[in-house]
RNA sequence: GGAGUCGGCCAGGCAAUCGCGGCCUGUAAAGGUCGAGGAAAGUCCGAACUCCACAGGGCAGUGUGCCUCGUAACGCGAGGGAGGGGCGACCCUACGGAAAGUGCCACAGAAAAUACACCGCCCCGGUUGGCGGGGUAAGGGUGAAAAGGUGCGGUAAGAGCGCACCGCGUUCCUGGUAACAGGGACGGCAGGGUAAACCCCACACGGAGCAAGGUCAAAUAGAAAGGCGUUCCCGCAAGGGAUAAGGGCUGCCCGUCCGAUGCCUUUGGGUAGACCGCUCGACUCCGGGAGUGAUCCCGGGGCAAGAUGAAUGAUUGCCGUCCCCGUUCCGCGGGGAAACAGAAUUCGGCUUACGGCCGACUCCGGUA
Numbered sequence: 001g002g003a004g005u006c007g008g009c010c011a012g013g014c015a016a017u018c019g020c021g022g023c024c025u026g027u028a029a030a031g032g033u034c035g036a037g038g039a040a041a042g043u044c045c046g047a048a049c050u051c052c053a054c055a056g057g058g059c060a061g062u063g064u065g066c067c068u069c070g071u072a073a074c075g076c077g078a079g080g081g082a083g084g085g086g087c088g089a090c091c092c093u094a095c096g097g098a099a100a101g102u103g104c105c106a107c108a109g110a111a112a113a114u115a116c117a118c119c120g121c122c123c124c125g126g127u128u129g130g131c132g133g134g135g136u137a138a139g140g141g142u143g144a145a146a147a148g149g150u151g152c153g154g155u156a157a158g159a160g161c162g163c164a165c166c167g168c169g170u171u172c173c174u175g176g177u178a179a180c181a182g183g184g185a186c187g188g189c190a191g192g193g194u195a196a197a198c199c200c201c202a203c204a205c206g207g208a209g210c211a212a213g214g215u216c217a218a219a220u221a222g223a224a225a226g227g228c229g230u231u232c233c234c235g236c237a238a239g240g241g242a243u244a245a246g247g248g249c250u251g252c253c254c255g256u257c258c259g260a261u262g263c264c265u266u267u268g269g270g271u272a273g274a275c276c277g278c279u280c281g282a283c284u285c286c287g288g289g290a291g292u293g294a295u296c297c298c299g300g301g302g303c304a305a306g307a308u309g310a311a312u313g314a315u316u317g318c319c320g321u322c323c324c325c326g327u328u329c330c331g332c333g334g335g336g337a338a339a340c341a342g343a344a345u346u347c348g349g350c351u352u353a354c355g356g357c358c359g360a361c362u363c364c365g366g367u368a
Base pairs, nucleotide, nucleotide: 001364002363003362004361005360006359007358008357009356010355012319013318014317015316016315017314018313020035021034022033023032024031025030037340041351042350044349045348046347047346048345049209050208051207052206061205062204063203064202065201066080067079068078069077070076081095082093083092084091085090096200097199101198102197103194104193105192118140119139120136121135122134123133124132125131148166149165150164151163152162153161167189168187169186170185171184172183173182174181175180213276214275215274216273223267224266225265226264227263228262231242232241233240234239246258247257248256249255283302284301285300286299287298288297289296290295321337322336323335324334325333326332327331
């Protein structure tokens, strides 16, 4: 100098003016104070909180899936194990079960799973037609994958057929909380892959979500109760009963017109609207301690948006960072740039978007 890996930090600062939202003071005018994020995002997980459901158990369904720890909890995090990738720093992994069952495995290939035999190899027959019968699975060929691997022996050729080592299975010992690792003995050796295919095993899970939910409560319409009325009938009257009953045009029916299924009070439900929920909380900062770490404990300090067609902005000046130009350099002058994005009940995570700075480490090259 180049190429990388991992981690941390910041998200420009101050002032003035104008403006917006909450709260406080004030009769008012006005003043004071506070006012977005690391992701406020996606709404993918886990909770708090609220309402509904619920004796207990099971099925179904969904999710998770190496071990230990952390946490309110998690599918999150930390540390470790195993496997894989990278020369390396380091990174990735839904990582239980395919010697329970079912399904699927394109193309190629003889054969894709009760294994099989295309070319080969070997033996016998037959005699030259590259024929017939048998053995074999070492070699070739196909494929992502072909019934352990390497070597020696053995054989007609071969083969766990025998042996050694590796692998695999069973079992024991040692270390470790465990996953697992190391070692010993025994068994020639189970039979491809696929479970983010069905399935089996273990564990967990009731549903809906702040438009949850609650309080107060107009107008209009409707409901119930009571009262006042309308009209008719009975009755001498008091009173009782019925109620759109009734009345006009008419002798009657049809038709048509008038008239009050009206008015008042109360009750309860409930809409608009207002308020609560609403921001003090598994909160945050500093210091100390325990732990490899996630995290936990102790002491002290702090209060930091709460809107609801939804505020959190704009302009100017100075300073800081970076880039370009001028200047021999220092320095100075001029010009320019600064991302992603914006709360809506609240937390813990994950994922995604995105500008810059710093540190540690790895590999390669050059120079001394």
The RNA shown here (Bacterial RNase P class A) has 368 nucleotides and comes from an Acidobacteriota bacterium. Rfam family: Bacterial RNase P class A. By type it is a ribozyme. The gene name in the source record is rnpB. The sequence is in RNAcentral, with records from ENA.